[in-house]
């Protein structure tokens, strides 16, 4: 290094400006936001070994819409339900970068809600650190 145990902390963002209306951050124009983990090598670089050839290890490219997870809902549980992307460019490699045009977003309340209020000073995928043991 690694494995196990235990403790602590952290862990979700957003309608400006207008229109209609008795009333809308909910309709219309327009605006803004995006949890967590992963993401190959045929190519390149570095290191080690090797008579050469080559071999091994490590690194590189980044996601709301690719694959999963969490939350929410159903269920005694196992588990199930659960939204959305293309085109062009660069490059070894990108549905992840750059340019452009699109699309999606739980439940309850209320003039119809991704953005207000509420469950939630909650929960959680996970992340960082401390301590102990094995080795």
């Nucleotide at each position: 290094a690694u494995u196990c145990a235990u403790c602590u902390u952290c862990g979700g963002g957003g309608c400006a400006g207008g229109g209609u209306g008795c009333a809308a951050u909910u309709c219309c124009c327009g605006a803004c936001c995006g949890g967590c983990g992963g993401u190959a090598a045929u190519a390149g670089a570095a290191u080690a070994g090797u008579u050469u050839a080559u071999u091994a290890u490590u690194c590189u490219c980044g996601a709301g819409c690719c694959c999963g997870c969490g939350a929410a809902c159903c269920g005694c549980a196992a588990g199930g339900u659960u939204g959305a992307u293309u085109u062009g460019g660069u490059g070894u490699a990108a549905c992840u970068c750059c340019a452009a045009a699109g699309c999606c977003g739980a439940c309850a309340g209320u003039a119809u809600a991704g953005u207000c209020u509420g469950g939630a000073u909650g929960g959680g995928a996970g992340a960082a650190g401390g301590u102990g043991a094995a080795g």

A computed fold for a 135-nucleotide RNA from Kurthia sibirica, annotated as FMN riboswitch aptamer (RFN element). Its mean pLDDT, the model's own confidence on a scale to 100, is 82. The organism belongs to Kurthia, within Bacteria.